[in-house]
Order: sequence, then C1' cells, then structure tokens
RNA sequence: UUGGAAGAGUGGAUAGCCGCUGCCCCGUUCUUUGCAAGCAAAGAACGGGGUGGAGGAAAGUCCAGACUCCAUAGGGCGCGAUGCCCCACGUAAGUGGGGGACUUCGAUCCCGCAUUCGCGGGACCGGGGGACGGAUAGUGCCACAGAAAACAAACCGCCGCGCCGAAGCGCGACAGCGCGAAGGCGGGGUAAGGGUGAAAAGGCGAGGUAAAAGCUCACCGCUCCGAGAGCAAUCGAGGAGGCACGGCAAACCCCAUCGGGAGCAAGACCAAAUAGGCGGCGAGACGCGGCCCGCGUCAUUUGAGCUGCGGGUACCGGUCGCAUAGAUAAAUGGCUAUCGAACACAAAAUCUGGCUUACAGCUCUUCCAAGUAC
RNA sequence: GCCAGAGUAGCUCAGGGGUAGAGCAGAGGACUCAUAAGCCUUUGGUCGCAGGUUCAAUUCCUGCCUCUGGCACCA
Repeated sequence: UUGGAAGAGUGGAUAGCCGCUGCCCCGUUCUUUGCAAGCAAAGAACGGGGUGGAGGAAAGUCCAGACUCCAUAGGGCGCGAUGCCCCACGUAAGUGGGGGACUUCGAUCCCGCAUUCGCGGGACCGGGGGACGGAUAGUGCCACAGAAAACAAACCGCCGCGCCGAAGCGCGACAGCGCGAAGGCGGGGUAAGGGUGAAAAGGCGAGGUAAAAGCUCACCGCUCCGAGAGCAAUCGAGGAGGCACGGCAAACCCCAUCGGGAGCAAGACCAAAUAGGCGGCGAGACGCGGCCCGCGUCAUUUGAGCUGCGGGUACCGGUCGCAUAGAUAAAUGGCUAUCGAACACAAAAUCUGGCUUACAGCUCUUCCAAGUAC
Repeated sequence: GCCAGAGUAGCUCAGGGGUAGAGCAGAGGACUCAUAAGCCUUUGGUCGCAGGUUCAAUUCCUGCCUCUGGCACCA
C1' cells in the first nucleotide's frame, strides 16, 4: 500500500422550485344559534402567513417496565423464568468492568518409558470460548459394534489344577503297567496384551506373582480433612486414604431466587338505535386463569348465567386514553444544481428501556494474508 | 396493532434422542377383448433455514423465514 475478517461510529449536506400533513393566526363566503338588528359566538370550505413533521434499527414482538381493567391483587399446590463470584449503573430486564474454575490452541520448560521416529503426564506464559448451581438426593438413557456399557464383564490370549493323551521314555513274567512334550476336554485364576467403541472402571514404570492385579512402592492424578490467603467465587502448605465416585440436567428432577392474569381491539365517557325477540341447557354463574381455598357481586324456577339463531349501532361512530411527529385512508415526498459518489437495510400507530436480526458507502480501532521500501 | 398455532414424500398426516414411516397419488408387472377396481413389485425426503447441547438431533435449546387462526360495542 492492497485485500479480507471482527468491532465501534455515521446513516447525506447546502441552495432553489413544486407538493403532503398536525397545530396556531388572519381574510372571504356559507350554515347554525343568540339578540340590543348588524353585530357576537361556533362550525365548514377556500385563500394567505407562521411553526412542527420517522429510524438506527421505526422490524421481530424476544425480555422488562409504565399505564388500564379485573379484590387496595389474597393463601397453598402446580406452572414458568433465571443460575460461578465481586463492584458500578438501572424500578426491572439488562449493560459495563474486574476476578475465579473449566475447556481449546500455541510457545517454553520439566518428569517417566523408549533411547531413532516417538508415547504418556505435569508446570508456567500468551490467545480464544461459553445458557459456568447440583451427576456421592433420587429416577432414567448410553443405539450399532464389542466378551463386557455402570450392583461391571472372561471372546481371543496368559497361568495353575484334574482327566485323556498319537509319538517317545521307563519297568516287565512280553500279557501289559507307569510317566508323558504337543494337543484335546472339564473346572478355576487373571483386566497386563489383542480387538470394539464417543466412552472399557486411575495413568506410567519398578517390585511382586504360577500368571496377574494399588497386591506393594516411587511420580502424577483423585477423594477426604485442612494451617493459612481472599469481601467472595476459589486457591491452598501439610496430613490421611489404595482409589471408593464414567458421561448426559439445552432428560425428568433437586436446590436457590423471582413471577397474580389480561392487554390501547386495554379501558373511560357521549350520542344514536332494536323485536330488550325466539329456541336449548339451566342451579349455580361471573370476577380467576390448571386445581383447591378464601373474598366480592348476581341469582336460586316470577330463574342468574351460558349458548344457537336473529336484531341494532357505526360493514373498528365521535371524544378521551394520545405524546413538542402523530393520523384513522393513514402525512414526512419529488425535481434541479454543487459537493468524488450518495445507493444500503428499511418506514411510526399507547409509551419507555433493553435484546436479537437486516444493512450500501464513508471514518476509526484490532487481527490475518500478500506486495514494496529500509 | 395485540395475541395464539403450525412447517416431515406430489397431497393428507404419524413419529418427541440411536440411519424416517402410513394412506392416497406416481411408475412397472400380471389379469382383461379393452378400461376401472382389486393383486404383486417399486420410485420418491437438505424432516423450513442457521447456530448450539450431546458420542449421536426430525426430536432438546436459541435466533431467523414462511403460512394459518382469533380479538369492537349494545342487547
């Protein structure tokens, strides 16, 4: 310098002309109402002026909250969400910083075996990663392969024991008897080796043994206790134990913490309208929804409520809710010029904070690769 | 706008961790004078897409995409 990846920021500006839309002011015309009779008030249309007018995600509707109604939101079970520790911000959700354990990659060093390649283990340093409570609370699952898959297991192999035992050896009265390598059968020991698998029940070496094995020992790992360090997660000198305890909780579950439900088509008010109709169920119904309790309201045959058909308003009526953008057909745009180019994703509908996803071009930071120069 | 549900063969649907099935449809055969039905055989899957958990994912978790349904008031 070029290219790529990740992250952060930005998401056209200025001028002119023509439009769209909310609000305010002025003028003209019209309508209605009031009268003191030509003025006042309200509304509509048109014209003029002023002023406000999309996003970083307005999106997905995934979390949390405001707000509204249902008991001033009640109890238990169930259900759902969250999940290492500390600090800060925040109502919360969440965000940021620091730390810890784990895992993975790379470099260095050390130990054991082999002494050629290498194999196994450990320490420390650096980078990356994550929805990181519990697998000695319980239950469940681990296909295929393999002998055996979680109360372990004997297929091949290895090693004893018993029996048989061609050849062979020995004895012999020449009829036989005894021993017996290889091999076969039976019944045992053994988890070193082979092989299967994602995973084989501590690893490796030495001793030991009939052969083996934490059977014993060294080193490493593991479990328990633990001086001490730290706010904590956690680390841990030292000691004890031959090892008991495989993986999966984004399987059920257990532990801890939190959570009442519905959602602006929530909900409140105004005006208008009707066949305040007919049928069915009906003793409980509704507010609370999965269940039970409790509370409240309505009702118990002159029958609440549910439901089917039918009807009405306005085939989402008006005002509020509703906002310093803000409607109910629904606005925020178009053209020209200049700037090197403006082009990407996409456009509010109760509001707010987050998360996730989409995104051209430009700027910055980090990393990787290539080239050039020193 | 708000709230629910579903994506598996051409169509309608099962399967809820261990190489994915049923019915209809399609293809071939046999039967028949010929066709249909019935009979025999058989083809056909990116389990919507991407990432994660796991030895292993259609299934479990997360994020996207697509489709479908419900929701005014009075009486």
This is a predicted complex of two RNAs, RNase P RNA and transfer RNA, with 449 nucleotides together. It holds a member of the Rfam family "Bacterial RNase P class A". By type it is a ribozyme. Its mean pLDDT, the model's own confidence on a scale to 100, is 75.